Small-subunit ribosomal RNA, central domain from an uncultured Chloroflexota bacterium, 353 nucleotides, folded computationally.
RNAcentral holds the full RNA, with entries from ENA, Greengenes and SILVA.
Rfam family: Bacterial small subunit ribosomal RNA.
Context: one part of a larger RNA
């Protein structure tokens, strides 16, 4: 390389749109490029495969026959692929009525509680530990009461519950907006999947500029513990945690499982449509059955080395992308493009096991 492979051994890009390119539903004509059929030219010699022959044999050499690659050419074939033409409705997309939802983004409000600060009660403590000390406190603390002021979070409801590509998303109210799902089979008529680069998005933490700052707190500074304790414990604190604009672009960004179709026993939960029965009737609303779209949980066939996984596959097929090929060196040197920097894609080699 050929090939095996990527749940946990090396390997799925953090997540999406998407160019190129690669792939492509039923059914009917053309055509006759691809494919295919013998035919026929071409297919150098060596070489290869059979048969003979010459070195005493063998390699070795000679000879004779075949085969193969490609390529042209008239003839035929027309299933598949492609191309045209005209169609189809199941893929995909509209329309129409319904429906969940912490989906986004903006403003607006609300209580609880920490903290502060004013005032009143009131007096020697308080805080805090494993036991203390630092600390705070008669210049009146903690406690208890009323007023005030400010930031940041939303208990309870809360749930192997929802929603979203992922990241992630939770008081309330309203604007404004996205995606989804079910019934209808009314439109369009393959319009489709995937996606090298590219484009956006993208937790904390970090930068850059202006605001803010209550609490919690890297660094720091004390107090303890300790042989030491640059720590765990306690008592303080700054940036940062917040907003607003731009930056950065990386996580155990994980279900450690790439997207998208078909195919493939049964059981148990929940979430949300739809349909239809039943509970005397009509509405709610509650069972039950069916049917759809999610979300777990258990198993069969199957696969797996094993755990396991098992209609939300790691089963049994397709398309296409990515990625992986002994450990260490090395998520590194060095080149390059980004970036304000921090630093980030991209990525050896010597040299060792």
């Nucleotide at each position: 390389c050929u090939g095996g492979g990527c749940g946990u051994a090396a390997a799925g890009a953090g997540c999406a749109c998407g160019u190129a390119g690669g792939u492509g539903g039923c059914a009917u004509g053309a055509u006759g490029c691809g494919u295919c059929g013998g035919c026929g030219c071409u297919g150098a010699a060596a070489g290869u495969g059979c048969c003979c022959g010459g070195c005493u044999c063998a390699a070795c050499c000679g000879g004779g026959u075949a085969a193969g690659g490609u390529g042209c050419g008239a003839c035929g074939a027309u299933a598949c692929g492609a191309u045209c033409a005209a169609g189809c409705u199941u893929g995909a997309g509209g329309c129409a009525g319904u429906c969940a939802g912490a989906g986004g983004u903006u403003a607006g409000c609300g209580g609880a509680a920490u903290u502060c600060c004013g005032g009143g009660u009131g007096u020697a403590g308080u805080u805090g530990u494993g036991a203390a000390a630092u600390g705070c406190g008669u210049a009146g603390a903690u406690a208890u009461c009323c007023g005030g002021a400010g930031g940041a979070a939303c208990a309870u409801c809360u749930g192997u519950g929802g929603c979203g590509a992922a990241g992630g998303c939770g008081g309330c109210u309203a604007a404004c907006u996205g995606g989804g799902a079910c019934u209808g089979u009314c439109c369009u008529g393959a319009c489709a999947c995937u996606g090298a680069g590219g484009u956006g998005c993208g937790a904390a933490a970090g930068c850059g500029u202006g605001g803010g700052g209550a609490g919690c707190a890297a660094a720091c500074c004390g107090g303890a513990u300790u042989a030491g304790a640059u720590a765990c414990c306690c008592g303080g604190g700054u940036a940062g945690u917040c907003c607003a604009c731009g930056c950065u672009g990386u996580a155990a960004a994980c279900g450690a499982u790439g997207u998208c179709g078909g195919c493939u026993c049964g059981g148990u939960g929940u979430u949300u449509g739809g349909a239809a029965a039943u509970g005397a009737u009509a509405a709610c609303c509650a069972u039950u059955u069916c049917u759809g779209a999610g979300u777990a949980c258990c198993c069969u066939a199957g696969u797996u080395c094993a755990c396991a996984c098992g209609g939300u596959a790691a089963g049994c097929c397709g398309a296409c992308c990515g990625c992986c090929u002994g450990g260490g060196g090395a998520c590194u040197a060095c080149g390059a493009g980004c970036g304000c920097a921090a630093g980030c894609u991209u990525a050896a080699a010597a040299c060792u096991c």
The coordinates come from a structure-prediction model, not an experiment, and the mean pLDDT is 88.